[in-house]
Context: one part of a larger RNA
C1' cells in the first nucleotide's frame, strides 16, 4: 500500500420537496359605520281599475243680496237706455221675527191696516234701485264638473267548496259562500340594503411593521463658477401692510452702545456734551446688503396701472426670473427725473370640469331667445409635475411567481458591549503605594455575551433543551513543582510553570441557567455549524383545532397564559472501525 467482505454514519453546505417563516408583486378567502353597486323589504305615482252616497276644496252656470270720502235730504260700485214705474193680485205707517252691520242704517218674512208712494225738476265732476239690460268687488243659496277623504255596493280580481272533466291528477268549465276594486302584479321613483358583487386600500425605510418624512425659502455639509447625497445639522413658510398705508414720490433726519454731568429718577423714563462706521434698525425665519441710506420723519398722492417688448438669466421639459424702450392715460417734483407694489430670496396648484362677471365675437333666414368662443377673478388635488367624479381592513385556512437584490439560525466583517490582562498609583491597608485591594484615568489581549454590517447560502445550511459519544485550548478547579506573603506551624492569600489524569448524585422546571439537599480531592471556564436529529428523544418554541385575559365596530390579533398535534431515507464516493487475501 493494493483488492474485497463485514459494520458505523463525521462529510460529500447528503437525498427528498422551484422555503410554508422574512420580504417584494400578483391571487384568493373573509370582514366592516373603505367605495360603487345590487337581489330583497319598503314609500309615493301610474296602469289593470268600476258604481252610488256624504264631507271638505276648487271651476263654471242660475237666483238673490251686497258697495258710506267731502258737498248733498241721502250707504250715489260702473256703463248704457229711459220720461214715466209700483200699487185692491194690497200703498203710506205700526207691531213681531229672521238675516247684515262700519251700530247710522239696510233687506227678507207674517199680521194689523186701506190709497198711496217713487222719478224728472234745485245743490253735485258724476242721476236716480222709479223702471230695463250688461258688466265688476264681497256673500249665501240650488245644478253641474273635477280633486281629496270615508261609507256603501258588485261585476274586474283574489280565495274557499261542491260538481262536471280524469284509472287517478292537473288545466279547464259551472253554481255558491266569502273578501273586494283593497290586494296581487307591470312600469317609473325615494329611502333601507356586507344578503350578494366588483374593486380600492402610496411610496421612501441601512428587513418589514411601529414612528417620521414628501410643497416651498435660508444656512452648513459643498471640496473659492453652476451644480451636488443620506431617516446628515440649524431654522422657518402655506402670509401681512391702503382705520398715521409697511405702496409711488418730494423734502428733511440718523440710531444702538459706552463714558461724563444733571430735582424727585433708582441698573433702565426724559436733558446736555463727548467718543464709537455700524455693533441699532429692516413686518415676517436664516444669509447676503444698506448712511446721496434700502433705517427714522413729514406734505401731496395712488404707477399695488392698461396693451406691449428687443434682449438676457435659470430650467431636461414644463415653467421660473430680470428687463431697456414704446403707446395710451396718471401721481410726485421748479426741474433733470423717478413710478407697471414691498431691501433681496419663501406665502404655493399644470390639464380638465360645471358655476360666477363682462364682451364690438360665432352659429341657427331675421327679431327675441340659446349654445359656444374671447377677456376677468374665484372653486384642490399638502403623497403638494396634481392616478378615478368615487375607496379601509384581517388572513395561524390560506395560494402562485420572485429574492439570500431582504430579515430570523448558524457562519463571516467589526469589537460599541462583554470578558480578561496590562502601566500610572490617589487612596484604603495603626506607619508603609504595589503582602492583599486599588478610584480617577492610559495601553492592549480575545472573539464566550448584548449588537451593528447584510458578504455566501430562500430550484432549504432542521431550530432550544436532554441522552449517547467525544476532540481540542488554557484565561487551572482538584491531583504535581514553585517566587512572596501583613507566610510562627496548620490552614490561607496572590503569583509563576504544567493540559498527564479527573471534574458527583438527586428534588424543581420543556429549560440552558439557577436555587436547595447530600457527598467529594475538585464538583474550572471555553471551542468545535450556541459538537453531535440521513445517531436517538420532541418537553419548550413555530402551522392546522380549542379556552381565557386585553385589544379591535368585525374579520381577528398578542417575545401574554392554556391543552392537543405524522420527526422520511434500502450508504454512491470519502472517512472510521473490524477481518481476509496478495
Nucleotide at each position: 500500500c493494493c483488492u474485497c467482505u463485514a459494520a458505523c454514519g463525521g462529510g460529500a453546505c447528503g437525498a427528498a420537496a422551484a422555503g410554508a417563516c422574512c420580504c417584494c408583486a400578483g391571487g384568493a378567502g373573509c370582514u366592516u359605520u373603505a367605495c360603487u353597486a345590487u337581489a330583497g323589504c319598503u314609500u309615493g305615482g301610474u296602469a289593470u281599475u268600476g258604481g252610488c252616497u256624504u264631507u271638505a276644496g276648487a271651476g263654471u252656470u242660475u237666483u238673490a243680496a251686497u258697495g258710506c270720502g267731502u258737498a248733498g235730504u241721502g250707504u250715489a260700485g260702473u256703463g248704457g237706455u229711459g220720461a214715466g214705474c209700483c200699487u185692491u193680485u194690497g200703498a203710506a205707517g205700526u207691531u213681531a221675527u229672521g238675516c247684515u252691520u262700519u251700530c247710522g242704517g239696510g233687506c227678507a218674512u207674517a199680521a194689523c191696516g186701506g190709497a198711496g208712494g217713487c222719478g224728472a225738476c234745485g245743490a253735485u265732476g258724476a242721476a236716480a234701485c222709479a223702471g230695463c239690460c250688461a258688466u265688476c268687488u264681497u256673500u249665501a243659496a240650488a245644478a253641474u264638473u273635477u280633486u281629496a277623504a270615508a261609507g256603501u255596493c258588485u261585476a274586474a280580481c283574489c280565495c274557499c267548496a261542491g260538481c262536471g272533466g280524469c284509472a287517478a291528477a292537473a288545466a279547464c268549465g259551472c253554481u255558491g259562500a266569502g273578501g273586494a276594486a283593497c290586494a296581487g302584479u307591470g312600469c317609473c321613483u325615494g329611502g333601507u340594503g356586507g344578503g350578494u358583487a366588483g374593486u380600492u386600500u402610496u411610496a421612501a425605510u441601512g428587513g418589514g411593521g411601529c414612528g417620521u418624512u414628501a410643497u416651498c425659502c435660508u444656512c452648513c455639509a459643498a471640496a473659492a463658477g453652476a451644480g451636488u447625497a443620506a431617516c446628515g445639522g440649524a431654522g422657518g413658510a402655506g402670509u401681512c401692510u391702503a382705520u398715521u398705508a409697511a405702496g409711488g414720490u418730494c423734502a428733511g433726519c440718523u440710531a444702538c452702545g459706552g463714558u461724563c454731568g444733571g430735582a424727585u429718577g433708582g441698573a433702565a423714563a426724559u436733558c446736555g456734551a463727548c467718543c464709537u462706521c455700524g455693533u441699532c434698525g429692516u413686518g415676517u425665519a436664516a444669509a447676503g446688503g444698506c448712511a446721496a441710506a434700502a433705517g427714522c420723519u413729514g406734505g401731496c398722492u395712488u404707477g399695488a396701472c392698461u396693451g406691449c417688448a428687443a434682449g438676457g438669466c435659470u430650467g431636461a421639459c414644463a415653467g421660473g426670473c430680470c428687463g431697456a424702450g414704446c403707446a395710451g392715460g396718471u401721481g410726485c417734483g421748479a426741474a433733470a427725473g423717478c413710478a407697471g407694489a414691498g431691501c433681496u430670496u419663501a406665502g404655493u396648484g399644470a390639464c380638465c370640469c360645471g358655476a360666477c362677471g363682462g364682451u364690438c365675437c360665432u352659429u341657427u333666414a331675421u327679431a327675441g331667445a340659446a349654445a359656444g368662443g374671447c377677456c376677468g377673478g374665484a372653486g384642490a388635488c399638502a403623497u403638494c409635475g396634481g392616478c378615478u367624479a368615487a375607496a379601509a381592513g384581517c388572513u395561524a385556512c390560506c395560494c402562485u411567481g420572485g429574492g439570500g437584490a431582504u430579515a430570523a439560525c448558524a457562519g463571516g466583517c467589526u469589537a460599541g458591549u462583554g470578558a480578561g490582562a496590562u502601566c500610572c498609583g490617589a487612596g484604603a491597608g495603626u506607619u508603609c503605594c504595589u503582602a492583599u485591594c486599588g478610584a480617577c484615568g492610559a495601553u492592549c489581549u480575545c472573539g464566550c455575551u448584548c449588537g451593528g454590517c447584510a458578504c455566501c447560502u430562500c430550484g432549504a445550511u432542521g431550530u432550544c433543551g436532554g441522552c449517547u459519544c467525544a476532540u481540542c485550548c488554557u484565561a487551572g478547579c482538584g491531583c504535581g513543582g514553585g517566587g512572596c506573603u501583613g507566610g510562627a506551624g496548620a490552614a490561607g492569600g496572590u503569583c509563576c510553570c504544567a493540559a498527564g489524569c479527573g471534574u458527583u448524585u438527586g428534588g424543581c422546571u420543556g429549560u440552558u441557567c439557577g436555587c436547595c439537599a447530600a457527598u467529594u480531592a475538585a464538583a474550572a471556564g471555553g471551542a468545535u455549524a450556541c459538537g453531535c436529529g440521513a445517531g436517538c428523544u420532541g418537553g419548550g418554541u413555530u402551522c392546522a383545532a380549542a379556552c381565557c385575559g386585553u385589544c379591535g365596530u368585525g374579520a381577528g390579533a398578542c417575545a401574554g397564559g392554556u391543552u392537543g398535534g405524522u420527526c422520511u431515507c434500502u450508504a454512491u464516493c470519502u472517512g472510521u472501525u473490524a477481518g481476509a487475501g496478495g
Predicted 3D model of a 582-nucleotide part of an RNA (large-subunit ribosomal RNA, domain V) from a bacterium.